[in-house]
RNA sequence: AGAGUUUGAUCCUGGCUCAGGAUGAACGUUGGUGGCAUGCCUAAGACAUGCAAGUCGAGCGGAAAGUAGUAGCAAUAUUACUUUUAGCGGCGAACGGGUGAGUAAUACUUAUCUUACCUGCCGUUUAGUGGGGGAUAACCAAAAGAAAUUUUGGCUAAUACCGCAUAUUCUGGUUUCGGCCAGGAAAGGAUUUUAUUCGCUAAACGAUGGGGAUAAGUCGUAUUAGUUUGUUGGUGGGGUAAUAGCCUACCAAGACGAUGAUGCGUAGCCAGGCUGAGAGGCUGAUUGGCCACAAGGGAACUGAGACACGGUCCCUACUCCUACGGGAGGCAGCAGUUAGGAAUAUUCCGCAAUGGGCGAAAGCCUGACGGAGCGAUGCCACGUGAAGGAUGAAGGUCUAUGGAUUGUAAACUUCUAUGUAUAUGUAGAAAUAUGUAUACUGAAAAAGUCACGACUAACUAUGUGCCAGCAGUCGCGGUAAGACAUAGGUGGCGAACGUUAUCCGGAUUUAUUGGGCGUAAAGGAUGCGUAGAUGGUAGGAUAAGUUAUUGGUCGAAGCCAGGCUCAACCUGACGGAAGCUGAUAAUACUGUCCUGCUUAGAGGAGAGGAGAGGUUAGUGGAAUUCUGUGUGGAGCGGUGAAAUGCGUUGAUCUGCAGAGGAACACCAAAGAAGGCGAAGGCAACUAACUAUUCUUUCCUGACAUUGAGGCAUGAAAGCGUGGGGAGCAAACCGGAUUAGAUACCCGGGUAGUCCACGCCCUAAACGAUGAGCAUUAGAUAUUGGGCGUUUGUUCAGUGUCGCAGUUAACGCUUUAAAUGCUCCGCCUGGGUAGUACGGUCGCAAGGCUGAAACUCAAAGGAAUUGACGGGGACCCGCACAAGCGCUGGAGCAUGUGGUUUAAUCCGAUACUACGCGUAAAACCUUACCAAGGCUUGACAUGUUUGGCAAAAACUAGGGAAACCUAGCAGAGGUUAUCCAGACACAGGUGUCUGCAUGGCCGUCGUCAGUUCGUGCUGUGAAGUGUACGCUUAAGUGCUAGAACGAACGCAACCCUCAUACUUAGUUACUACAUUUGAGAUGAGAACUCUAGGUAGACUGCCAAGGCAACUUGGAGGAAGGAGAGGAUGACGUCUGGUCGUCAUGGCCCUUAUGCCUUGGGCUACACACGUGCUACAAUGGUUAAGACAAAGGGUUGCCAACCCGCGAGGGGGAGCUAAUCCCAAAAAACUAACCCAAGUUCGGAUUGGAGUCUGCAACUCGACUCCAUGAAGUCGGAAUCGCUAGUAAUCGUGAAUCAGCAGUGUCACGGUGAAUACGUUCUCGGGUCUUGUACACACCGCCCGUCAAAUCACGAAAGUCAGUAAUGCCUAAAACCGACUAACUAACCCGCAAGGGAAGUGGUUGACUAGGGUAGGAUUGGCGAUUGGGGUUAAGUCGUAACAAGGUAUCCGUAGGGGAAUCUGCGGCUGGAUCACCUCCUU
Repeated sequence: AGAGUUUGAUCCUGGCUCAGGAUGAACGUUGGUGGCAUGCCUAAGACAUGCAAGUCGAGCGGAAAGUAGUAGCAAUAUUACUUUUAGCGGCGAACGGGUGAGUAAUACUUAUCUUACCUGCCGUUUAGUGGGGGAUAACCAAAAGAAAUUUUGGCUAAUACCGCAUAUUCUGGUUUCGGCCAGGAAAGGAUUUUAUUCGCUAAACGAUGGGGAUAAGUCGUAUUAGUUUGUUGGUGGGGUAAUAGCCUACCAAGACGAUGAUGCGUAGCCAGGCUGAGAGGCUGAUUGGCCACAAGGGAACUGAGACACGGUCCCUACUCCUACGGGAGGCAGCAGUUAGGAAUAUUCCGCAAUGGGCGAAAGCCUGACGGAGCGAUGCCACGUGAAGGAUGAAGGUCUAUGGAUUGUAAACUUCUAUGUAUAUGUAGAAAUAUGUAUACUGAAAAAGUCACGACUAACUAUGUGCCAGCAGUCGCGGUAAGACAUAGGUGGCGAACGUUAUCCGGAUUUAUUGGGCGUAAAGGAUGCGUAGAUGGUAGGAUAAGUUAUUGGUCGAAGCCAGGCUCAACCUGACGGAAGCUGAUAAUACUGUCCUGCUUAGAGGAGAGGAGAGGUUAGUGGAAUUCUGUGUGGAGCGGUGAAAUGCGUUGAUCUGCAGAGGAACACCAAAGAAGGCGAAGGCAACUAACUAUUCUUUCCUGACAUUGAGGCAUGAAAGCGUGGGGAGCAAACCGGAUUAGAUACCCGGGUAGUCCACGCCCUAAACGAUGAGCAUUAGAUAUUGGGCGUUUGUUCAGUGUCGCAGUUAACGCUUUAAAUGCUCCGCCUGGGUAGUACGGUCGCAAGGCUGAAACUCAAAGGAAUUGACGGGGACCCGCACAAGCGCUGGAGCAUGUGGUUUAAUCCGAUACUACGCGUAAAACCUUACCAAGGCUUGACAUGUUUGGCAAAAACUAGGGAAACCUAGCAGAGGUUAUCCAGACACAGGUGUCUGCAUGGCCGUCGUCAGUUCGUGCUGUGAAGUGUACGCUUAAGUGCUAGAACGAACGCAACCCUCAUACUUAGUUACUACAUUUGAGAUGAGAACUCUAGGUAGACUGCCAAGGCAACUUGGAGGAAGGAGAGGAUGACGUCUGGUCGUCAUGGCCCUUAUGCCUUGGGCUACACACGUGCUACAAUGGUUAAGACAAAGGGUUGCCAACCCGCGAGGGGGAGCUAAUCCCAAAAAACUAACCCAAGUUCGGAUUGGAGUCUGCAACUCGACUCCAUGAAGUCGGAAUCGCUAGUAAUCGUGAAUCAGCAGUGUCACGGUGAAUACGUUCUCGGGUCUUGUACACACCGCCCGUCAAAUCACGAAAGUCAGUAAUGCCUAAAACCGACUAACUAACCCGCAAGGGAAGUGGUUGACUAGGGUAGGAUUGGCGAUUGGGGUUAAGUCGUAACAAGGUAUCCGUAGGGGAAUCUGCGGCUGGAUCACCUCCUU
C1' cells in the first nucleotide's frame, strides 16, 4: 500500500467480498512447562447451608469459673487477682464489599461561586469541669403463648437521664455602637507504677468529608410541533444546616420552543480501551473517580452523617414454620445451588502483610485484603534435541518404467542436559510454588492444526460423475476435477491452529481534513420574500472573535525512568500537552459603534425606442357543419383491398339565402435558429387599462446577494355549479384485419374540448444544466438601440463553429459543464417503492411527506469490436430477369425414412444425409440372426516343463460343415521347427466416447478477404495502415492521405488444349517409285502424328476519354485484354463428418462382446421422400444400305481369321507383355422405303415357356438370349433444379470394381451442336461503408405481464390478549405535620400534703399519600378466520408489450377501457430511425 467481482473486451460510476488489528468471548481438533493477568456479557430470576460488623470490664451494676490470702473446727463468709461475659452505656455499624435496574439530566465531565451552608473522630488555641435529683434494664417472683415474643409486681448502677449555679467570647433582640437585656455547659468520670494519660463541656481556627448554585459540553427520532397552571414572577407567612415555588395564602400572566420545547425510544457517566497516518469511528469488562440501587413501592426514626444491602414501620408479590390463633425471610457481600444460556471457577487457607472498626493497650473482628485451587480465556517466556551421517537403505507416492521424490530425513556414530522427577535443610502464617545447596536416573516423557483454482504462500495420483459434496467473493462437480473425498507431497502458524460472533480499518462508501448532482443516484415546476448566512469603498473608536506572553487547573493509573536473567509484569518522581479558566499586551482581518464616498453594486426621475407580455370590451372575413330553397338524377363515401354508413322520402356535386360555434390562411422579402414573458405560456383587427425591458442624461448613496419555513403563479387531463356545443373525439356501437384482435384501419358517437366562477397542483413542468457576482483567444450569422458612416465600433439579447481549460467519455467552451467567491435545494448499490403505515391538503381522483422486513451481486453511464434490423447507400454471383432443357404425374432402377422380421449389421441424416461410405452383398465379403464347435486361441512375441516321435498330406468312420476318432507312411530334425501342459498375453467392426484426439474430408468460398512490425491517435478497449474518390474478376491498381513497410490469400510460376519453328523418325506417316487385297515393299524425313526444346500476348502499337490507374474502339495476329479448361482453397466458422479405412488416450469383454463353420439375413413391403433411366412419339419408330472419332484396357489376359447356332454362345487357335496384335461394331448424322395420329409398327413394364454363360453352388438372390405376353403412360398441380459456348441439349465409346453380375450409378472420351442476358426493382447468398441496439450462446437473441404450483417476509382485518404513561372519580396503610382530647405518666415549678401546672405518652380527627378500585380516552406490542400486493423458485399456461423504424416510434402526466402484457383520447419531451426541405457552419 491494495486485491477480487458487472463486460466479448474497455474506461467510469457503484455496491458486495477479502487480506490487518482487537475481544471478559464461544465452538471444533489437539495439548509439555512456568510467570503475570483474567473469568455470569443471559434472568436487577429464585435461593438450601456456612461465613461477610463488631468492639470496649480502663463507663456501670450483676452473674459464673478458677487461684491466692484472711476469719472460722467446719459448712461458710470476706478480700485481692485472673478469665469469661447476657444486659445498661459509648463508639462503629452512613466505611469497606456488590450490581448497573432506573436515570437523557435532581446524573456525569470541565470551570467558577457559596457574605446562602454543615462537618463525629483528628490537629492548634482559649476557658471551664461547682452542687444536686429521680428512674430503669439486668436480676428475683408471677402470668400468657405452639413459637416468635409479651405482660404484671419488686430491687439496683453508671461516662444513661433531669434541674440549679457559672459563661462580656456562642445564639437572639436592642443600641446613643461604649454597651445592655434574655437564653445556653459539663461526667471530677476512668486508670494507675501517684504522677500522668485518656475523657467531658463551651468557643474560635484548621484539616477532612459533604450540601447547594451557575455556565458550557453530553445518543436517536419531526411519520413527536406546540408545551406548561406551582406553571413564570412578586409580597406575606412557613420550612431547612443553607438559597430557592422547597411549601402555603394572595396578586400579576407569564415561562419554554425550528439554535428543536414537549413526547417517544435507547442508555449509568468519566479517566480510559480498541482501531486509525490523522481527523475520526466504536466502546465504557477488569483498575480508579462520581452517581444510582439493595425482592417491587412508600415513609420516616436514630445519628455529625442515612431516608440506611446484612436497621425500623406499612402495602404488594413470592417462599418457609405453625398447635391455624399467629409468626419468619430478603446472597446486585464470599463461596455454593437451581433456572436461563453458546458461555464464565472452590460451599478452600489466613489475618503473617496492606488497610479498616473498637480499645489506654495486649488484643478481638474483618469472604476488604493476602494466598492457594479450577479454566490454553488472554499476553509473555522456555522446551520437544545438537553435530556428523549416501548403500542416497527399506517402506510409501508418482512415473515417460529410465527414474524421480519423501531425504541427511531415518538407521548409525559422537555429544549435550535447558528441563523433568525424587529427597533433605533454609525462607515462606500454613500448604502449593519459587529461589539456593546437594544427590540420582537418563534422548529418555513432550506436535499439532489449517490450507494448497484466483484473491493467497503451497500439486500430483486415485475414487466419485450436476451425485455425494465444497464455498469468504468469483465459483467448482454432468467419466481424464490442481476447487468434492482419500493418499502422497508441499506451504503457513506453532502449544496451539482453525471456525463463528462483534468493533475499527481498508471505505475519499456521509467526504471538516476529503465526494458529488447535463447523460451514472442527485437542481426544488417557477417567482416574490421572512428568519438566517454572506456582503462595496475611506477614516476613527472598541477589543467580542483572532494572535502573543503568563498564572491556575488538568486526581491516581495510562505516557517516561528503574527493577524481576529478557518479556509480559511490577515499582517510583518531577513534570508536560489538549481542554477549561484568570491576567497583560497587539489591532492586520472579521464583528460592534460612529463619521464619510461627485461611487464601480442597487434603486429612482427625465428623454427616446422594442415586442404574439397581461386583462377587458368590441369588430372582421374565409372554411367545416346544419337549415330553407333552386338545379340535377345514381351513386356517394371509404380502404392495402373491402365492408359497415349515406342516397330515388332525391344523397354526393352545384347556385342563392340563413343559423351557430370554434379557430385565426394570405398579409409576412423578419414566419425565423425571430420577438416577449419568472416559469407555465403568448399569434386576425381596433380601443381602453396595465406590467416589463433596452439605450442615454441626471439624482439617492450600500439601500445588496441568496433564501429554510411562508405566500403567489402553475400545460394537459380531471372535479363542482351554470351556460354553450360547429368541428374533433376517450368511453361506447358497428364494419374490417386476424389463429384470436377487448388494438392498429374504416363508419358513427357521448363526456370533454369553448365561456364564467370555484377547485385540483401534477408532466420528458427539459438546456434532463438552481440563483447572483467576477475573470478567461477568437470567427461568423442574426434581433433591438447608441455613435460613426466606406469597411466599422459599442450596449443588451438569440444561434453555430472553435483555442486554452475541463470531462469517465460523449461533449461544454464569454448564454461554460472553464477558473474563483456567496447562499439555497438534492444524492449515497439494485429491487421491494414513490409502495405500506401515520400525518396533512383535496368534493373526489389523488397530491405532499415517506419507511421496513425480505431479496440480488450486481443495477447503471459513455465509448469499442462484432452480430443483427420487417434501417439506409454501393457492389458482385445462373441470384433474379431473358432463354433452353429437366424434376414434381407413369413404369422401372437405386438410396433413405417408416413398418415388418430370428436378423433385416453399422454409419451419414437443412443448405453441407438420401445412385452417400458400397470403384460390384448368391457363398466369401459380413460387422447381423439361428444352430453346432474351439479356449494361450485364426494371428504376434517371450519364459518355462516334458516329448523323438509327431504334424501336414493321404485313407477309413461319424457329422450340414467346422470338428472329433482311428489307421498308414516315415522326409526332415534334436539350440530350430513341431506336439502336449503352464504362464505372460493375444483378440475385439465393441448396443462405448468424433464432446478426449491425430490424420483426412465437407461447408461458407476461388468469396476477397485475414493479419503483423515500427510509428501515430486515444486514459483505455481499440483505431490508423486496410477509410474517401476512381478502377478491377480481385485489399487488382492509381491519386490522395500519419503512416511506412511486411506476411497469408488474389495474380503469376505448374499441367492440358489452341499457332508456328526446331530436334528425332519406329510400331506412326507417304509427296516419290514398284505393286497389290492391304504402307505390303523400296526409299524418304517434306506432310500427319508422336514427344523433347523454343517462340508467341505485354494494353506492346494507334485513336478517344482520364491527373493516373484504367476504360472504350481499332490494327496486326492462330490467339486480345484472365485466350479456354484444370490443379491450387487465406485467418477462421459450423464443439460440422469420420474411433466402422487407418492410427490413438481412456472405458468395457476375456470358456466371450474373441475365433471357426453351415444355413439364413443385409434383396422383406399397406406407405412417404430424394436421385436417375425409359417413355408418352412423326425433329419420331422400324427395315435396308453405308461413312466419320477420341480416350482407354489386355498374359489366371485381350482373343483375330475360319466353322456351328435365329441368338446368348460354342468350337478353333493365328497374333499380341502392345503407336506393331486384340477388345473394336462407334452411335446419332446422311441416303432410301414403310408406318399416318391410334394407346398405335409409340411405350416397353409384367408374366409364361425354352435356353446360354460364370461359378462348389444361380431356390431365397446373377446377367444375358430366343419365342410369346404387351401394364401404366397421350407431356405432368402447388412447387422446384441445371446451364452463358464448343456451354446447354443430344449421340454413342472406354475404364475402375469384377469368377460372374452396371450398356439406368461413378469417373473419363470424343461426335452433332443451339437460344438468351433489356437490366439490377424484386427473391436468395456474399462483400464494403454507414446508422440504431436493452443482442455477445450474438434475432433460432433478449424480454414483459396475467394465470397455475411451491415457499418466504410484510400490510389490512371483525376482534382478542398483554403492556406503558397520564387523567377524572371513589377508597386509603404506615409515617410526618396540624387540630382536638384529659385515658396514662418518676425528675422541673407551685404546694405541708392531697393535688395542680408544664412537658411527654396514648387516643380521635383533618390535610397529604404508597397502593387498590373504577371510567373513558391515548399509545405500544403479540395473536387473528379472511384478504392485498411483493420477493424467490433450469425446463407449466396465455399471448408478444419493450430492445432494430421491434414490425402502430418510444416515453412522461392525466382520464377512460380491457384476461394479461397493454390500448385509446388530450397536452408535452427526443432520451426516435429514414427521406426531403429550410437554415447555419466548415473547406
The RNA shown here (small-subunit ribosomal RNA) has 1483 nucleotides and comes from an uncultured bacterium. Its Rfam family is "Bacterial small subunit ribosomal RNA".